[in-house]
Context: one part of a larger RNA
């Protein structure tokens, strides 16, 4: 230049107290507004302390700040079951010997790693200023090891069998959840009216155990035999035969139990920095109707382009073992380490030089209208976007 441009979304503020040097901005209360398939909740990445209290205001927040994701003290993060770690393998790395190459090194065999993927088992409730599927309570489950009793052929790196998976599509069973009425408990209007077909509040409970439902798939079982399954196999396949209509094997939900418990509108009592704190006692706690894009369902029906692997598990035998070990059931007793758990995560805490109108994977998915996850208005909840 010039006290000018600007003070980063036009969601909006207003009173009233209270701190305090000061107060449009901080704090409580009351009204008003905005979002609600999000500007609300959870969680993976990533950040790394920013979480929670107290204290403070120089810088830092584009403005003041008594206030913060700021300074400065202190505190916080609690597992058998959540995730990892462990067991397993995929692309893919690495690779003993090997093969190649002046050397460096390249490639790769057995092997080893290597999750974005298979593989055991935990809810509900209460609690902290800050953690909770972790602490308590209550009730469960899961493996492994020893011991005991009984009963007995076990045995594996190997065989086989399961794990074992695509795209589309329709119907049907059924649950969360809503929504209405039924019940409890409370109101009766500071302004005309409100004892009614009225308002307002609640009406909630899990894992797990029993059963085995609606349906899905499969015929079942005995004997004989067998060039297959790298040897064996009683196990898988093949092939004959005898019996015989029912068996097995999956499966959601409901019921009953878990529950004489929890919780639960709401009332009493002490105490109190009037913010709340504790402790006691507790009403109802049911029908209907709709109903998912969740669960049956890795189901079924159909297409062609024919849609991981391995282990865990169950069988079968080999070498061996065979009064042992092993192995099945039952009871008891023991054990289950370590890592990670805080907070924020469409964002002021990550990715953009900023407390930046950008960018940033999954999950939940309330009313009313509406096909709808559109839109518009609210619900819970969170915000009025630091002049």
């Nucleotide at each position: 230049g010039a006290g000018u441009a600007a003070c980063g979304a036009u969601a909006a503020g207003g009173g009233g107290a209270g701190u305090g040097a000061a107060a449009a901005a901080c704090u409580c209360c009351c009204c008003c507004g905005c979002c609600g398939g999000a500007a609300g909740a959870u969680c993976a990445a990533g950040g790394g302390u920013u979480c929670c209290u107290g204290u403070c205001c120089a810088a830092c927040g584009c403005u003041a700040a008594u206030c913060g994701g700021g300074a400065c003290a202190g505190g916080g993060u609690u597992a058998g079951u959540c995730g990892g770690c462990c067991c397993c393998u995929a692309a893919g790395g690495c690779g003993a010997g090997g093969c190649a190459g002046a050397a460096a090194u390249g490639c790769g065999u057995a092997g080893u790693c290597g999750a974005u993927g298979g593989g055991a088992a935990a809810c509900a409730g209460g609690u902290u200023a800050a953690u909770a599927u972790u602490c308590c309570u209550g009730u469960a489950c899961c493996u492994c090891u020893u011991u005991u009793u009984a009963c007995u052929g076990c045995g594996a790196u190997g065989g086989g069998g399961g794990g074992a998976c695509g795209g589309a599509g329709a119907a049907g069973g059924c649950u969360a959840g809503a929504g209405c009425a039924g019940c409890a408990c409370g109101g009766c209007g500071u302004u005309g009216g409100u004892u009614g077909u009225c308002c307002g509040u609640g009406u909630u409970u899990a894992a797990g155990g029993u059963c085995g439902u609606a349906g899905g798939c499969u015929g079942g079982u005995g004997u004989c035999u067998u060039a297959g399954g790298u040897a064996a196999a009683u196990c898988c396949g093949g092939g004959a035969u005898g019996c015989u209509a029912a068996g097995g094997c999956u499966g959601a939900g409901a019921a009953c139990u878990g529950a004489u418990g929890a919780c639960g509108a709401g009332u009493g009592u002490u105490c109190c920095u009037c913010g709340g704190a504790a402790c006691a006692c507790g009403a109802a706690g049911u029908g209907c109707u709709u109903g998912a894009u969740g669960c049956c369902a890795u189901g079924c029906u159909u297409c062609c382009a024919a849609g991981a692997a391995a282990a865990g598990c169950c069988u079968c035998u080999a070498a061996g073992c065979u009064u042992c070990a092993g192995g099945u059931a039952a009871a008891a007793a023991g054990a289950g380490a370590c890592c990670g758990u805080a907070c924020u995560c469409c964002a002021a805490a990550c990715c953009g030089a900023c407390a930046c109108a950008g960018g940033u994977g999954a999950u939940c998915a309330g009313g009313u209208a509406g096909a709808g996850a559109a839109u518009a208005c609210c619900a819970a909840g969170g915000c009025g976007c630091u002049u």
The part of an RNA shown here (large-subunit ribosomal RNA, domain III) has 387 nucleotides and comes from Cellvibrio sp. pealriver. Its Rfam family is "Bacterial large subunit ribosomal RNA". The prediction has a mean pLDDT of 86.